């Protein structure tokens, strides 16, 4: 100058003027309500509603199983699935990036189509076929025959048939093989030599990869040497499962009171148990409390522990359910795991301390209209109990730390 | 505000749990029959499985973000 990586910051600016909301102050007349001044008034994401805690009800918030959630590792916080720093695979020439990144030699289960074969044992085509048996060829032998050969027989030569033994060569074949070939997302390590009927880790050299042990290095994931074992063993756990943590449930339309208003209206469950003790009219009566069981509800799935209520049944209460009535006020509500700055820890996320600051709080819902002046003409988009994240939308712009390229000194 | 379920042909719906071919009625279109229609009859088309992205050989299907609809709640 030119390409990128990573992190942090702002969200168009002044001004007047009419208005809302909240809170102070004054005014008439104590509060309301008005009316005046005065302050203060939307995010960096207020959103999605995906985590994770506050806080409030569900008695206390138990236990087991289920069930659901998280998944290197060590830290950080109230926690968390979030952040930080390291690992380990990958990607990038790099600065730097991503990864639901525990277990597949616990076990089940799947892997379509193609292919012999898809998960541990198999064998299409292909090589080989020792040992058998059949055909053919050569060699060597051995008994007959014929010819050289004469009268014959024996010896020698050379020929024919058989029959054995080697060799070799064909075709078969029980089996042996996994080098090669072919399919496929994935195929049972890869080179060499040496072996072998052919062949293979079948032996061995070397090289990759697992696994055991030993040593050194880290708090640890892990990481470096070294040894031994031919073990060489596929994927997929965002598929059941298995380990390791972790989780009780609703959720401010939670709850608390205060007015008002409706029908204390319907339904229903379970002991003529036992013991103590009162009263009586001493009868087969009434009651108090235990104990033990029953039923209904507390914990919304199941069991266990536990509470609470009822029960020896008419009615009453109590619980449960069904049904009825109310939509008004007040609190909850905004000072909070709270900003800002300074100073110590830590590599950093955060964490101590000290100074300061107060900074939205409605309840149909307040932050807007007009005007004027500037400029690069203004994105996404607006609380609703509250915070901590992520995620996702975003016109632009401004810094800061680095990387690669090329030019120049 | 807070909590749940849904999204697949023109409609209404299965397929998902348990990965590997996308199906079903009703419409639609030809064809055949009829003097013409309809019904019944043969045959055919048509699908970005709401979007994106990731696991995996391979995703409607399983896992995340996002859109969009329905209900529930004082």
């Nucleotide at each position: 100058g030119g390409a990128g990586u990573g992190g942090g910051c702002c969200a168009a600016g002044c001004g007047g003027u009419c208005g809302c909301u909240g809170c102070g102050c004054c005014g008439g007349a104590u509060u309301g309500a008005c009316g005046g001044c005065g302050u203060a008034g939307a995010g960096g994401a207020a959103a999605g509603u995906c985590c994770g805690g506050g806080c409030u009800c569900c008695a206390a918030a138990g236990g087991a199983c289920a069930c659901g959630g998280u998944g290197g590792u060590g830290g950080g916080u109230a926690a968390c699935g979030c952040c930080c720093a390291c690992c380990a695979u990958c990607c990038g020439c790099g600065a730097g990036g991503a990864u639901c990144g525990g277990g597949a030699a616990a076990g089940u289960g799947c892997c379509a189509c193609a292919g012999a074969a898809a998960g541990c044992a198999a064998a299409c085509c292909g090589c080989c076929g020792a040992u058998c048996g059949g055909g053919g060829a050569a060699c060597a032998g051995g008994u007959c025959c014929c010819u050289c050969u004469u009268u014959c027989u024996a010896c020698g030569a050379g020929g024919g048939c058989c029959c054995u033994c080697u060799u070799c060569c064909c075709a078969g074949g029980a089996g042996g093989u996994a080098a090669g070939g072919g399919u496929g997302a994935a195929a049972c390590g890869g080179u060499g030599c040496g072996g072998u009927a052919a062949g293979a880790g079948c032996g061995c050299a070397c090289c990759a990869g697992c696994g055991g042990g030993c040593c050194g290095g880290g708090u640890g994931a892990c990481c470096g040497g070294u040894u031994c074992g031919g073990c060489u063993c596929g994927g997929c756990a965002a598929a059941c499962c298995c380990c390791a943590c972790c989780g009780g449930g609703a959720g401010c339309a939670a709850g608390a009171c205060c007015a008002a208003g409706c029908a204390g209206g319907g339904a229903g469950a379970a002991g003529c148990a036992c013991g103590c003790g009162g009263a009586g009219a001493c009868g087969u009566u009434c009651u108090g409390c235990g104990u033990c069981g029953c039923g209904g509800a507390c914990u919304u799935g199941u069991c266990c522990g536990g509470u609470c209520c009822g029960u020896u049944a008419c009615a009453a209460a109590c619980u449960u359910c069904c049904g009825g009535g109310u939509a008004g006020g007040u609190c909850g509500c905004u000072c909070g795991a709270g900003g800002c700055g300074g100073c110590g820890g830590g590599c950093a996320a955060c964490c101590g301390u000290c100074g300061u600051c107060c900074c939205a709080g409605a309840g149909a819902a307040a932050u807007g209209g007009c005007c004027g002046c500037u400029c690069u003409c203004g994105a996404c988009a607006a609380a609703a109990c509250c915070c901590g994240g992520c995620u996702u939308a975003u016109c632009g712009g401004c810094c800061c730390a680095c990387u690669c390229c090329g030019g120049u000194u | 505000g807070g909590c749940g379920g849904g999204g697949u042909a023109g409609c209404u719906c299965a397929g998902c749990u348990g990965g590997u071919u996308a199906g079903a009625g009703c419409a639609g279109c030809g064809g055949a029959u009829u003097c013409a229609u309809a019904a019944g009859c043969c045959g055919c088309g048509g699908g970005u499985c709401g979007c994106c992205g990731g696991u995996u050989c391979g995703a409607a299907u399983c896992c995340g973000g996002c859109c969009u609809c329905c209900g529930c709640u004082a």